[in-house]
Molecule: transfer RNA
Organism: Candidatus Nanoarchaeia archaeon
RNA sequence: GCCCCUGUAGCUUAAUGGUGGAGCAGCUGAUUCGUAAUCAGUAGGCUGGGGGUUCAAAUCCUCCCAGGGGCU
Numbered sequence: 001g002c003c004c005c006u007g008u009a010g011c012u013u014a015a016u017g018g019u020g021g022a023g024c025a026g027c028u029g030a031u032u033c034g035u036a037a038u039c040a041g042u043a044g045g046c047u048g049g050g051g052g053u054u055c056a057a058a059u060c061c062u063c064c065c066a067g068g069g070g071c072u
Base pairs, nucleotide, nucleotide: 001071002070003069004068005067006066007065010024011023012022013021018055026042027041028040029039030038048064049063050062051061052060
C1' cells in the first nucleotide's frame, strides 16, 4: 500500500427495513441473628462518528475512526 471481518447497556450477546430484547453484573425490597443463595421489583442503549437512500435505517450505500486477520 491492497483486501476481508468486527463495533448494540458495565460485560457477554439477540433483533427479516416497521415499538432495540435477554443473561450476568448494578440498585431497591422481601427472606435471614447476619452474610451468601433464593424470590419480587427497578434503572441503564440517541446501536463507534458524519453524510446519503427510504414514508420508515442497528439493518442498505458511502466516507472516516478503533480493533482483529490476510497478501505484498